[in-house]
Molecule: c-di-GMP-I riboswitch aptamer
Organism: Colwellia sp.
RNA sequence: UCUUGCAAAAGGCAAACUGGAUGAAAGUUCAGGUACGCAAAGCUACCGGUCUAAAGGUAUUUACCUAUGACAGCGGAGCUACCGAU
Numbered sequence: 001u002c003u004u005g006c007a008a009a010a011g012g013c014a015a016a017c018u019g020g021a022u023g024a025a026a027g028u029u030c031a032g033g034u035a036c037g038c039a040a041a042g043c044u045a046c047c048g049g050u051c052u053a054a055a056g057g058u059a060u061u062u063a064c065c066u067a068u069g070a071c072a073g074c075g076g077a078g079c080u081a082c083c084g085a086u
Base pairs, nucleotide, nucleotide: 003085004084005083012038013037017032018031019030020029021028022027036073042079043078044077046076047075048074049071050070051069056065057064058063059062
């Protein structure tokens, strides 16, 4: 440097659940919790997908459409990176 995560070791992330904050909601965030899982569960909404529908629109009285709101722990792509092995 390339390939790679079978084995070793160091270290990392943190689902569910509880509380606070925030938001129209989806969700996000902080703290607790302690282990559902992750070899990129680090970053980016570029492509597909999913969630929400405040404002707006259509119908007309509660239904439908719509992202400018979200999800990177749904898949793909791009960028970056620890420890090893070959």